[in-house]
RNA sequence: AUAAAUAAUAAAGCGCCAGAACUUAAAUUAUAAAAGUCCACAUUGGAUUUAUAGACAAGCUUUUGUUUAAUUGUUUAAGUUGACGAGGAUAGGGAGUAUCGAAAUUUUCGGCGGAUGCCCUGCGGUAAAACACUACCGUUAAACAUUGAGAAACCCAAGAAGUGAUUUUUGGUACAGACUCAAUGCGGUGUUAAAA
Numbered sequence: 001a002u003a004a005a006u007a008a009u010a011a012a013g014c015g016c017c018a019g020a021a022c023u024u025a026a027a028u029u030a031u032a033a034a035a036g037u038c039c040a041c042a043u044u045g046g047a048u049u050u051a052u053a054g055a056c057a058a059g060c061u062u063u064u065g066u067u068u069a070a071u072u073g074u075u076u077a078a079g080u081u082g083a084c085g086a087g088g089a090u091a092g093g094g095a096g097u098a099u100c101g102a103a104a105u106u107u108u109c110g111g112c113g114g115a116u117g118c119c120c121u122g123c124g125g126u127a128a129a130a131c132a133c134u135a136c137c138g139u140u141a142a143a144c145a146u147u148g149a150g151a152a153a154c155c156c157a158a159g160a161a162g163u164g165a166u167u168u169u170u171g172g173u174a175c176a177g178a179c180u181c182a183a184u185g186c187g188g189u190g191u192u193a194a195a196a
Base pairs, nucleotide, nucleotide: 014113015112016111017110019109020081021080022079023078024077025076026075027074028073030071031070034050035049036048037047038046039045052069053068054067055066056065057064058063084101085100086099090122091121092120093119094118123138124137125136126135127134129192130191131190132189133188144185145184146183147182148181149180150179155172156171157170158169159168160167161166
């Protein structure tokens, strides 16, 4: 240094980074490469705009070489980015791209792993008493209807760290939907099973 084992801690827009993009450093090639705009798009194209500059030496009317700086590309190394909150846990099994909206919506892309979601079964609860079925739910335990309540980033401002990409802190201003909670209403079929 690498690998393995053991133990502990940590969470669900959670964790990680091999694609990709960006930054820095070193080395190296080149001086319309490259970048921007427009057109075209089967062809990876066409048009146009944007600069190489300085110093030294040699040579002689216009060139060469060295070097510094600048710009583009390539390689290597080291870094950065890679989900804004809301919501969600009966037990076992299964599959596996698993809810909701927000945004100056470009990477919140792509990949890997996980996950309270989904399906089946068991157990439990409710639907005017009990049982069965059916339906819906999950210990805050029918559905449905009405009313009420329930974000953070983004953005703005002021900082801090870093060469930089970028990270992070404090304050200010709002704005959702699913879903949950509260109140009111409503409240499946059959039997027990009559009476009023």